[in-house]
Formats: sequence, C1' cells, structure tokens
RNA sequence: CGGGGCGUAGCGCAGCCUGGUAGCGCGCUUGGUUCGGGACUAAGAGGUCCCGGGUUCAAAUCCCGGCGCCCCGACCA
Repeated sequence: CGGGGCGUAGCGCAGCCUGGUAGCGCGCUUGGUUCGGGACUAAGAGGUCCCGGGUUCAAAUCCCGGCGCCCCGACCA
C1' cells in the first nucleotide's frame, strides 16, 4: 500500500440481508426463601448502536468518508 472481517449495556453476543418500540446470557442493585454463604425466585438499574455526513416520514440497519482492532497479501529490511 491492496483485500477481507469486526466495532451494539461492565463482559460475551444477537438484531443489519428485507429500515418501523434496541434485545439475550452472564454480571450488578433491591426484595423474598435460608442462621449465613451458595442456590433458587420476583422486580429493577444500566445504551453517543465507533465517529462525521447523506438518503428517508422514519436509520443499529441503506449510501459516502474517517478512526480503532484482527486476518490475508504485496513492498522494504
């Protein structure tokens, strides 16, 4: 330098193709059962969907540009 993949809650991920209320598991908080831990159970909190722009009535999703990480290739050594 070229190609590809990934970026969504603290962590791991789904949702994207085919635009229409942002979700799942774990974790966290509170209550209950228990002497307590653990476990079970009920409820709850937690989001700049990487950033900017565009299209649209409406964008996590489509389009353009950029950033970061990973993989492959090329070049140099």